[in-house]
RNA sequence: CACGGUAAAAGCCACACCUACCGCGAGGUAGGGCCGGAAAAUCACGGAUCUUGGAUUAACUAUCCCCAAGAUGGCCGGAUUGCCCUC
Numbered sequence: 001c002a003c004g005g006u007a008a009a010a011g012c013c014a015c016a017c018c019u020a021c022c023g024c025g026a027g028g029u030a031g032g033g034c035c036g037g038a039a040a041a042u043c044a045c046g047g048a049u050c051u052u053g054g055a056u057u058a059a060c061u062a063u064c065c066c067c068a069a070g071a072u073g074g075c076c077g078g079a080u081u082g083c084c085c086u087c
Stems, first nucleotide, its partner, number of pairs: 004085002012037002017032006035074001041080003045077003048072007
C1' cells in the first nucleotide's frame, strides 16, 4: 500500500415528513427532522427509472417504439478521493 472491517475512538451525511424559495415538471436549494449509510463524499461514462417536448395515430388526456433536452449518485455498475483499525 492492497484486501477486509466499524469492536474502540474522532467525526461525517441526512430517508420519509414539515416550512420557505426556484423549476412546465421529474426534482433542487435552505432550515427543521433523523429512516438508514463504512464512502449515503465527488463525477451523468454505461445501464435503469422518472420528467418535458417532438414524432407516431383518423383522433385522443391512450399504448408500444423512436428522437431531443433534462432529473435521480440515498437505483445499480464504473471512475476519483477520504477517517480509524494499521501493519